This is a predicted structure of a 1563-nucleotide RNA (small-subunit ribosomal RNA) from Candidatus Woykebacteria bacterium RBG_13_40_15. Lineage of the source: Bacteria > Bacteria candidate phyla > Candidatus Woykeibacteriota. The prediction has a mean pLDDT of 80. Rfam family: Bacterial small subunit ribosomal RNA. Rfam links the family to the GO terms structural constituent of ribosome and ribosome.
RNA sequence: GGAGAGUUUGAUCCUGGCUCAGGGUAAACGCUGGCGGCGUGCCUUAAGCAUGCAAGUCGAACGACCCCGAUCGCAAGAUCGGGGAGUGGCGGACGGGUGAGUAACGCGUGAGAACGUACCCCUUAGUGAGGAAUAACUCCGCGAAAGCGGGGCUAAUACCGCAUACUAUCAGGGAGCAGAUAUCAGUUAGCAGUGAGCAGAGGAAGAAUUUUUUCAGCCUUUUUCUGUUUACUGCUCUCUGCUUUCUGUUCUCUGAUCAAAGGAUGUAACUAUUCGCUAAGGGAGCGGCUCGCGUCCCAUCAGCUUGUUGGUAGGGUAAUGGCCUACCAAGGCUACGACGGGUAGCUGGACUGAGAGGUUGACCAGCCACAAGGGCACUGAGACACGGGCCCUACUCCUACGGGAGGCAGCAACUGGGAAUCGUAGACAAUGGGCGAAAGCCUGAUCUCGCGACGCCGCGUGGAGGAUGAAGGUCCUCGGAUUGUAAACUCCUUUUAUAAGGGAAUAAGCCCGCCGGUCGGCGGGUUGACUGUACCUUAUGAAUAAGCCGCUGCUAACUACGUGCCAGCAGCCGCGGUGAUACGUAGGCGGCAAGCGUUACCCGGAUUUAUUGGGCGUAAAGAGUGCGCAGGUGGUUUGGUAAGUUUUUGUUUAAAGACGAAGGCUCAACCUUCGGAUCGCAAAAAUACUGCCAGACUUUGAGUAAGCUAGGGGGUGCCGGAACAGAUGGUGAAGCAGUGAAAUGCGUUGAUAUCAUCUGGAACACCCAAGGCGAAGGCAGGCACCUGGGGCUUUUCUGACACUGAUGCACGAAAGCGUGGGUAGCGAACCGGAUUAGAUACCCGGGUAGUCCACGCCGUAAACUUUGGACACUAGAUAUCGGGCUGGUGACGGCUCGGUGUCGUAAGCCAACGCGAUAAGUGUCCCGCCUGGGGAGUACGGCCGCAAGGCUAAAACUCAAAGGAAUUGACGGGGACCCGCACAAGCAGGGGAACGUGUGGUUUAAUUCGAGACAAAACGAAGAACCUUACCAGGGUUUGACAUUCUAGUGUUAGGAUGCCGAAAGGCAAACAACCCGCAAGGGAGCUAGAACAGGUGCUGCAUGGCUGUCGUCAGCUCGUGCCGUGAGGUGUACCCUUAAGUGGGGUAACGAGCGCAACCCCUACCGGCUGUUGUAUCACUCAGCUGGGACUGCCUCCGUAAAACGGGGGAGGAAGGAGGGGACGACGUCAAGUCCUCAUAGCCCUUAUGUCCUGGGCUACACACACGUUACAAUGGACGUUAACAAUAGGUUGCAAACUCGCGAGGGUGAGCAAAUCCUCAAAAGCGUUCUAAGUUGGGAUUGUAGUCUGAAACCUGACUACAUGAACCUGGACUUGCUAGUAAUCGCAGGUCAGCAUACUGCGGUGAAUACGUUCUCGGGUCUUGUACACACCGCCCGUCAAGUGAGCCGAGUCGGGGGUAGCCGAAUCCCAAGUUAAUUGGGAGAAGCUAAAUUCGGCGAGGAGCGCUAAGUCGUAACAAGGUAUCCCUACUGGAAGGUGGGGAUGGAUCACCUCCUUU
Repeated sequence: GGAGAGUUUGAUCCUGGCUCAGGGUAAACGCUGGCGGCGUGCCUUAAGCAUGCAAGUCGAACGACCCCGAUCGCAAGAUCGGGGAGUGGCGGACGGGUGAGUAACGCGUGAGAACGUACCCCUUAGUGAGGAAUAACUCCGCGAAAGCGGGGCUAAUACCGCAUACUAUCAGGGAGCAGAUAUCAGUUAGCAGUGAGCAGAGGAAGAAUUUUUUCAGCCUUUUUCUGUUUACUGCUCUCUGCUUUCUGUUCUCUGAUCAAAGGAUGUAACUAUUCGCUAAGGGAGCGGCUCGCGUCCCAUCAGCUUGUUGGUAGGGUAAUGGCCUACCAAGGCUACGACGGGUAGCUGGACUGAGAGGUUGACCAGCCACAAGGGCACUGAGACACGGGCCCUACUCCUACGGGAGGCAGCAACUGGGAAUCGUAGACAAUGGGCGAAAGCCUGAUCUCGCGACGCCGCGUGGAGGAUGAAGGUCCUCGGAUUGUAAACUCCUUUUAUAAGGGAAUAAGCCCGCCGGUCGGCGGGUUGACUGUACCUUAUGAAUAAGCCGCUGCUAACUACGUGCCAGCAGCCGCGGUGAUACGUAGGCGGCAAGCGUUACCCGGAUUUAUUGGGCGUAAAGAGUGCGCAGGUGGUUUGGUAAGUUUUUGUUUAAAGACGAAGGCUCAACCUUCGGAUCGCAAAAAUACUGCCAGACUUUGAGUAAGCUAGGGGGUGCCGGAACAGAUGGUGAAGCAGUGAAAUGCGUUGAUAUCAUCUGGAACACCCAAGGCGAAGGCAGGCACCUGGGGCUUUUCUGACACUGAUGCACGAAAGCGUGGGUAGCGAACCGGAUUAGAUACCCGGGUAGUCCACGCCGUAAACUUUGGACACUAGAUAUCGGGCUGGUGACGGCUCGGUGUCGUAAGCCAACGCGAUAAGUGUCCCGCCUGGGGAGUACGGCCGCAAGGCUAAAACUCAAAGGAAUUGACGGGGACCCGCACAAGCAGGGGAACGUGUGGUUUAAUUCGAGACAAAACGAAGAACCUUACCAGGGUUUGACAUUCUAGUGUUAGGAUGCCGAAAGGCAAACAACCCGCAAGGGAGCUAGAACAGGUGCUGCAUGGCUGUCGUCAGCUCGUGCCGUGAGGUGUACCCUUAAGUGGGGUAACGAGCGCAACCCCUACCGGCUGUUGUAUCACUCAGCUGGGACUGCCUCCGUAAAACGGGGGAGGAAGGAGGGGACGACGUCAAGUCCUCAUAGCCCUUAUGUCCUGGGCUACACACACGUUACAAUGGACGUUAACAAUAGGUUGCAAACUCGCGAGGGUGAGCAAAUCCUCAAAAGCGUUCUAAGUUGGGAUUGUAGUCUGAAACCUGACUACAUGAACCUGGACUUGCUAGUAAUCGCAGGUCAGCAUACUGCGGUGAAUACGUUCUCGGGUCUUGUACACACCGCCCGUCAAGUGAGCCGAGUCGGGGGUAGCCGAAUCCCAAGUUAAUUGGGAGAAGCUAAAUUCGGCGAGGAGCGCUAAGUCGUAACAAGGUAUCCCUACUGGAAGGUGGGGAUGGAUCACCUCCUUU
C1' cells in the first nucleotide's frame, strides 16, 4: 500500500472502443442563503487610461532670500527656532508590477577562473598650503505656453593646480630562488614499457603468368616468432660539476605620473571626542563571466554555416573570448537529430496516482525578461534605467498654428473586452527600506479595515418528554396505510443574533534627568491604524436562522394524477405511440447541507502506449525475400582495472511546502518551534556479475581443408517427337460447327472427313510423388559447356573470426510501359448471335493488344504456413528423400546426421478454433509492426517512375459500436435418409351457363358488427317480414325496461275492466277491487318523491380470463443426478437394425424419469349365457337389452442379421390376422392467430344519453369481381305406366297424425291411434314395360304473367308452396385447380336440429356400389442427421453501388486580400567610432532604428466552379455480396460498362458438393 460497473449477441467467451462512480480548480452559471475565523480575487486586450497618491532626504556640506515666532538689547543688531527654491551629498539600479518576448548557459543542478564592488567590518598611513569660477539672486530681452538667451554679484564636503605618499602604473639597474631548453663530462645501475633499424624464419592477401603446380626477380600491405643494436619515456636509488638563453617570482635602487574636505560637540584656546575625506591591503555580502549534465512538439524541417571554425597581431572591456578589426588557414555542426517551423517564462512546488508516472507553474519564495512599439547612449560602485535623458514610429492632449506635453505590466479608480475577478478606505502603531549624528521626514512596500459562500475550517437554526397515533395532505384492496413523536401540549436551555456594562495583548523603542563612561544601570515621561476590536459579564425570549439535487439500471431512494413518439428527458444503455417507478406536477423517500447542482478543464479508473505492466496464425499488427555499414547482444578461462553495480563517508539539496513530534489561537482551518528522509555531486572501500585493457583455449559457436554425394538451383548454345494451324496435291459429295434449345459462322469458288508432302510458332504427355532444388519470386523434353548453394563422413587447420540488423544495396509472379523482332494456339477491348423485362454479363461465332524473344523500365499480389531471424531445452508414433555405421542367407531390420509430411488424450499454451521437436510450449538476443469503426491507405507535401502508378502519410467530420472464435436455432436454387391422396396411376368434380348463399366493391338516411393466404368468404347465423336488431328516420322517457340499499311519505295501499287522444309507446278519466303475519303495538310486500346507483352489442382481443383455430394425430418436447466444456451449451435424445410411432432391440458416460405415441373409453363385425316387453297371428329365428368370450405374431415353415429385436413371404385354424374398421382423445410450443357482439373481466368513455320504450325503414340495394353450392347440358337419359318392390337414423301433445272424404294440386274437412320397439311421419335410385331418336329437343328449367294454398296481428319492400301459361343461358367448359385407396369414390333418396312459416346449407341415416397405386426422379408439406451462413423481426432475412433531395466538415481552384519573415537596394534620426580641426564649434567618412522599392519563403481570410466523403423512418434504377447467393468468392493488374459490376492474365482458399488418391486410428 492497489475494489469496479454499464454498453456489440437470441445467448456465450474473447478482443476493443465509448460512458459512469473518486479527487482537484485563481473558476463561471442556476436555485438558495444565519454567524465567525483563516486564506484568496482580470486566466480575456503586454488594450487605452480622467483624478489622487506610489522616492525622497540631509541646514551636523554651502551661500543668498523671505517672512514669521521667541530671547537679549535703549537702539543698531545678535542668537535661537521655522519656511520654500537653488548649489552640493547620498538614494531614485532597492522595494512594487507583469509574463509580451525567450527552446536560450534563460532556468535547474554541480563545478570553475580571467574580474568589479558604493554603503558595512578589520588593518595601516595621511588629512598641509592655495587658486579660479558658477547657480541661487538682480537687471534686460524673446515666447501663447513649455521654457530660453544675455549682462552683473556670491559660497561650499562643487571645480582646478601645488606640496607630501606608497605597497599603485610605466621605464631602467642590481641580487637571490625556482623551472625549462640546449650542449658537455662522469658514475652505478636495476625494473618495466614504447618506437625505430638490421638479420633470419614463417604465414596471409593482391597482382602476373601458367595449370601437375611451380616460382625467379621486383613491388605493396599486414602479421607472428627469435636474436641484436639504439633512442625515448616512467619509476626507484646515489649523486657530482659546468655554461648559455628564456620565463616566473621575491627583495631592492633610480626616475616619471597620480591624493585628500571639512562639519559638529566642547573649550578662554589648544588638546580631545565624533561624523566625514584621501591612499593602500584584507573580509563579508552582492554582481559580471565560463563550463559538465538536465530542460516541449514536428523528419510531411535533412543537410546547415563565411565572422562561419581556428590561428597571429591589434582594438575594446572591470574581466576571458570573433566581442570587434586586419591578415592567414579551410575549417565547424549534423540521424546520440544540426538547420528550420510551432508552442512556452524556468524552478522550489501544486493536483492526481498504490507506485512508476501524468498534468500543471494562480497565490508564497528564488532566478530571468520587459516597462506604449523600436533604437541609443549619458550619469553612476551598479542601468543601457517602470514613476531619468535623446531620436524615430503609433496614439492621446494643449495651442495664439509658430510650437509644446504624455506613458498605471505601482495602489485605488475609469472605459473597453469577456462566462468572469473587489474600495478612487485607514495608518506608518508594528516589520522592513531610503536619507539624516539624531529627533525625525518619506514609504499604495507593509500592517489593517471594506466588498464577494470564491475556497478551507468551526458553530448554529434548539433539548427532553409527548398517542387520541389529532387535524390536514397523499395513497387505498375502503379494512386501512403513510407523513409521524413529527405537530399541538408540558418542562428545560440560551451557543448565535439583539441590547447593556466592563475591557486587553500585539510596545520593542524614543525623550529627559542622574550615576559610572567604547556602553550599561536607575528614575521619570511618552508612542496603537486596526479599536471600544478580541474577550468577559448581564438581560430578554425558542425567541433571529434550510435549502438544493436526486429517486429505470449503473446508483442510495416509489406511488398517484396529467400527457399520449406530442410536450419533453438523457452521462451511457435508452424512456414517451392511453395503465410511463425514465416526461410534467403532487405526496412520500434518499443524499448532501449554508450550501446544493450544472458546465469547463486536469489526473484517476485506463494494464486503453504496458520500465513496473500489453500484444502481432484467424480479433489491429511479421516488412515479398536476402546481403550488409552503423548500432544492440555475445562462448570457455587467467590477470589487471573499477565505468556500470554495492557499501560507507562528506558536501549540497535556500526558505516555505510535504512527513514526524511538540506548542499557540476555546477546537479546527491557520500559525510557531524542533527533527529526519529521497534524488544529484564528490571521496574512500568491495569486486560476484556486466563493461574495458592484456593474455590463454590441441574448443564446444563460426569458418577452412580432404573424401564422397542428391537435385525441374541459375545462365548460354544445339537437338527432338507428339499435337495444332496454314499451304499444295489426291480421294470424296452436302453438309459442318455449335447449344439447355438455337442462331450468327464455315461450305458446290467443294467445307467437314481422309491420305501424302512442306511451312510455322508456342508448349514439353507418360515418368510425376503432399518426391526434389532454391533466400523468396520460382524451377520440368534431351545433350554439352559455364556457375551458385546444400548434405554426410573423417576431424585437418584458424581460434570467437559470432547473431541480428535502422538507413542502404540487390533480387522480386502476373499484368503494364519503351524500342526492335515474332505471332500457331489462346485471347482483355471490340463486332455479331442468343438469353432476358433489360443483359454494356454468364452461353455461342469471330477477334486486336497481349501472351513468345532481345535489351531497358515498373516494384506490386490472399508475394500466405495470413506464423521475422538465430540459439538452447521439453513424451511418443508413422511415412518418405539424401548419406554414414551395423545385424541378417534372405525377406527385412537396428543406431545416427540432415531435410520433407502426417497423427497426437505427453506435458504445456490458447478466447476458442487449434498448435504441439518444422511449436502458436519453455527461455535468451536483435529487427519490423499494432493501439475502436468509418473518413483513408485518401488529401496536401516530399522522393521514385516515360506513364500507369508506387513509397511515405494526416485532419475535420461522424458512429457506439466495428471485430474474432464457438453455441442454439432458422434458412440454402447444399448433401444423405424417411413419411404423407404429396406426386404418380385412376374415378368424380370445380374453373364456362342459370340460379341459391356468402364476401369484396359500389350505393344508401341506414344498407349494424365481426372474420381476411393455407387456418376469412352456405363462416359467427341450428334458419333478418314484426320480434330478433346491435343500424337509420321520427316520436316518447330520465332512479329509469332490470338489481340492491337508505330517507321521507302513503293506509280505501297495490291492481284495473272500459272510454277518449295517439302510428304506437304513452297520457287522461275511471266502474270495479280492497294484500300477508300479528291479540295489540308493530312488521313484511306494494306505490309515490328523493339519494346512492342502475344501464351501455360504446373503445382497447396489442391490458386479460375462458373457449377456439393452425402446424398436426406430426413424433416429437423436456427434467433429475452424473459426465464433458471457461461459457452459451452438449451428452442422455448421436450410431446400426426396425416401426404408424423417441415403436422395440443392439450398442453407448450415461443412469433413470415425465408430457406425448400405444393402451385403458365408445360404436361396429363373430360367438356364448341371462332376460324376453310394446317384437311374433302363435312358437322359434331374426331382433332388443344386459353380461361375458374372442386376436396374442400365440402355432408351423422360409428369408433377412455377428446376434437380437423384429420385419417380410407363405400356411393352418378362425367371424375377424398382424393397429380388424371407425370415433373420442391434440405433448412442449408457434402465429401479440380469432373472439371485449356468448360469458367473465381491467382501464377509459356516455349518464334528460352512446341508457331505455315505440312505429316505420334497413340488414334482402346492384354497372361489377371472387368463394362455396344446386340444377343441367342428356339415351348408362327424359317422360309415362307398373311391381302400391326393398331401409336405417331420428322425431312426435300449442305435437306426429293413419283411415275416410273434397280439391288437378299446394291443401281443406273430419279425426282412429300414439307422451310411443306398441300409433304416425315412411323412401328413392333399382327392376319390368311403353314412348321419345340426337334436336337447344318430350334435354334444361331460369325469367315473367295470371290464379291460388299455408303460416302468421301483418307476406308491398320481403316467405314457402301449388296450378296453368311462358320456356333464358347451357351441347361437358382456357390457364389453373379440388376430393378420394373400399363398403371408400360416385350415385340415390330419408330423417333431424333451428323453426309460427321459410333449407340448394348443416348434422346424421341407410340403398346401389367401382377404378387405380409401377414407384419416390419431380411439386407441396413434415421429421432426423450433416454442412455453409455476413440471417436471429430468423430468406417475405440481410445487403451493394449510381441517380434524385436535404445537410455538415474538409480538399482542389482562375484569382484576390491581409499577416509573419528576413535577403538585396535606396534613404538614413539620435548615438557611437575614425580622421581633420585650437582639448572647440564644425567638417568628412563608417556603423546605425524606422521608412520606401523588389524578391525567396510561410501562415490565414474570401472565392465562380470541380471531384470525392459523412449523415438523414418509409424516393428512383437494378440485385453485386452473405447458402454452391443461383456465373464460388477474394487479391494484384489491365481494359471496359448507368450503377452495383463484367472480362482477360497470374495468384490464394479465408470455396460448397461429389469422386479419387494419400495418411492416421480401432477391431